[in-house]
């Protein structure tokens, strides 16, 4: 440095639920919980989807859907 994988050894992360706040809503924070995840790190770039308002435009949110892109632990090759 490229690829490939999670068998090992260290770790991360935390679904769906439940409780408080908090938002018109999707949801978002905190805390319990762990279903999973080899990038379920990080961007929101294109696709599909969500929520307000809707004839549209526009705005908002998530992104663990599929694709890309940027980093990146450990083992083999």
């Nucleotide at each position: 440095u490229u690829a490939a994988g999670a068998a090992a050894a260290a770790g991360c992360c935390g679904a769906c639920c439940c409780u408080a706040u908090u938002g018109a809503a999707a949801g978002a924070u905190a805390g319990g919980u762990a279903c999973g995840g080899a990038a379920a790190g990080u961007u929101g770039u294109g696709g599909a989807g969500c929520c307000u308002a809707u004839a549209a435009a526009u705005g908002g949110a998530a992104a663990g859907c599929c694709a890309a892109a940027c980093u990146g632990c450990c083992u083999u090759a």